[in-house]
Parts: sequence; C1' cells; structure tokens
RNA sequence: UUCUUAUCCAGAGAGGUGGAGGGAUAUGGCCCUUUGAAACCUCGGCAACAGGUUCCUUGUGAAUACUGUGCCAAUUCCAUCAGGUUCGCCUGAUAGAUAAGAA
Repeated sequence: UUCUUAUCCAGAGAGGUGGAGGGAUAUGGCCCUUUGAAACCUCGGCAACAGGUUCCUUGUGAAUACUGUGCCAAUUCCAUCAGGUUCGCCUGAUAGAUAAGAA
C1' cells in the first nucleotide's frame, strides 16, 4: 500500500515550545482560532478493538486500562451519489478513520 471483517449520534484537557492557520481530500456551508491555529513535548484522561488476567449462567457473556494500538470541539461538523418522504427528515452506498487478520 491493497484485501477481508467489525465499529463510527457515547466518552475523555491542562501546561510548555511555537506563531497562523485548522476542521482527511475537492466544492459549498458552517464552525474553531492572536482570549494563540497546525505541529512537537510533558502530564492527565477516555475507551474493552486485540492480547493478558478474573468471574459465571460458557456466550456474539461480564469485569478489569496491565500490554499493543487508538482517541480527548461540533454525529466521521454538515451536504455532495442513490432511493424514500408527512418536505421535518429517513435509509443505503461511496469516501474516510480506527482495530484485528491476511497478502
């Protein structure tokens, strides 16, 4: 990098460095940001995807942040493609993200 499977309306921020952007990409919208963006560092936290451990009613079970990841504004910020609709929205697909496995 590609493929497969699962999940994505829940949850969780302070400080330092830094100095203008950021919210994946494109367009539109909306929002965050000099009351300090991105990025990096420190500390803190969230979360059961995989491993470990424990429990039972042995299951697609429960518990536990110990290990490996991940994450900590707004639904994956919203729309885009298709279908439906009581015109308020709803469902699905695509794309993306994360995990586990495979090539």

The RNA shown here (SAM riboswitch aptamer (S box leader)) has 103 nucleotides and comes from Peribacillus psychrosaccharolyticus ATCC 23296. Its mean pLDDT, the model's own confidence on a scale to 100, is 86. The sequence was found by an Rfam model in a public genome assembly.